Small-subunit ribosomal RNA, central domain from Wohlfahrtiimonas populi, 348 nucleotides, folded computationally. It matches the Rfam family "Bacterial small subunit ribosomal RNA". The RNAcentral record of the full RNA draws on ENA and SILVA. The prediction has a mean pLDDT of 89.
Context: one part of a larger RNA
RNA sequence: CUGGGCGUAAAGGGCGCGUAGGUGGUUAUUUAAGUCAGAUGUGAAAGCCCCGGGCUCAACCUGGGAAUUGCAUUUGAUACUGGGUAACUAGAGUGUGGUAGAGAGUAGCGGAAUUUCUGGUGUAGCGGUGAAAUGCGUAGAUAUCAGAAGGAACACCAAUGGCGAAGGCAGCUACUUGGGCCAACACUGACGCUGAGGCGCGAAAGCAUGGGGAGCAAACAGGAUUAGAUACCCUGGUAGUCCAUGCUGUAAACGAUGACAACUUGUUGAUGGGAGGGUUACCUUUCGUUGACGUAGCUAACGUGUUAAGUUGUCCGCCUGGGGAGUACGGUCGCAAGGCUGAAACUC
Numbered sequence: 001c002u003g004g005g006c007g008u009a010a011a012g013g014g015c016g017c018g019u020a021g022g023u024g025g026u027u028a029u030u031u032a033a034g035u036c037a038g039a040u041g042u043g044a045a046a047g048c049c050c051c052g053g054g055c056u057c058a059a060c061c062u063g064g065g066a067a068u069u070g071c072a073u074u075u076g077a078u079a080c081u082g083g084g085u086a087a088c089u090a091g092a093g094u095g096u097g098g099u100a101g102a103g104a105g106u107a108g109c110g111g112a113a114u115u116u117c118u119g120g121u122g123u124a125g126c127g128g129u130g131a132a133a134u135g136c137g138u139a140g141a142u143a144u145c146a147g148a149a150g151g152a153a154c155a156c157c158a159a160u161g162g163c164g165a166a167g168g169c170a171g172c173u174a175c176u177u178g179g180g181c182c183a184a185c186a187c188u189g190a191c192g193c194u195g196a197g198g199c200g201c202g203a204a205a206g207c208a209u210g211g212g213g214a215g216c217a218a219a220c221a222g223g224a225u226u227a228g229a230u231a232c233c234c235u236g237g238u239a240g241u242c243c244a245u246g247c248u249g250u251a252a253a254c255g256a257u258g259a260c261a262a263c264u265u266g267u268u269g270a271u272g273g274g275a276g277g278g279u280u281a282c283c284u285u286u287c288g289u290u291g292a293c294g295u296a297g298c299u300a301a302c303g304u305g306u307u308a309a310g311u312u313g314u315c316c317g318c319c320u321g322g323g324g325a326g327u328a329c330g331g332u333c334g335c336a337a338g339g340c341u342g343a344a345a346c347u348c
Stems, first nucleotide, its partner, number of pairs: 004319003007302002012316001014201004021194003025088007033081002035077008049065006091191001092188004096183004103177007110154001115149007125136002162169002206247006215241002220236004258315006266293012297304002321348003330341004
């Protein structure tokens, strides 16, 4: 080393693109590198093992054999793997015609509501709570009507719905743009899968510069509560939340379930297409997506169950008792905050 694992016990990388590498469909032919067989040489002796011999036995000594699973050369075999050549279409892709969608970006527009301001009506309260108080109000509030300003978010539709690789995406319109699905053909001809490094994307919070600021609201102030109350409740309120550009690179980034492919009883919904039938109620069927329940099987159990955690294959990532610790040190990235990589002593 040959092991066992990764939904919840330790363990799937947050997600994609892709380099090296690993791995790879069908047929024919060739080669003979891997693979297999034979032969030759070598694989020191001693030791181990087997059969004998010698010390009265044994230890010990000694003769022969076997073993030395290896390496090299050579002669062959050709199923499989690899290399070469030629071909194929079932994988993959391209074209054609349709189709659903909060997929992405930019610009413009809309109404409801909150707040503030101006004016009118109007008068003593309003607000808030378990109860209160702080707070606002006779300098005219709350309420109500009209008008204006400004910012942010888009009620109903709305869903167990849809789209996206993930993060995520929701008012309406236009433009630009990515991907999916379906149908029937045509074309390319294994171009595939995975993917260490690498590159890109990546909620919220946070950071930098410049704008913006209605509501909400860390911090903060006050009022309550309480033994206390650096909280929960209330009144205020600044960063922030919004926009542009750049950085950060983390989350219970979750399906706590890596990607791809094949195979394995079913029932019932939703959703996007297609085909057939039809009495236009609908029925049957097929492909894709997304749920619920469940067979076998699997599982420690819970559960999972054709969207597997079943049965297999290929490739990557990761785990190996708890604490110390995702810490220290070093390296590296970052403006910083910090991120990534990542121990040990000691202790149970």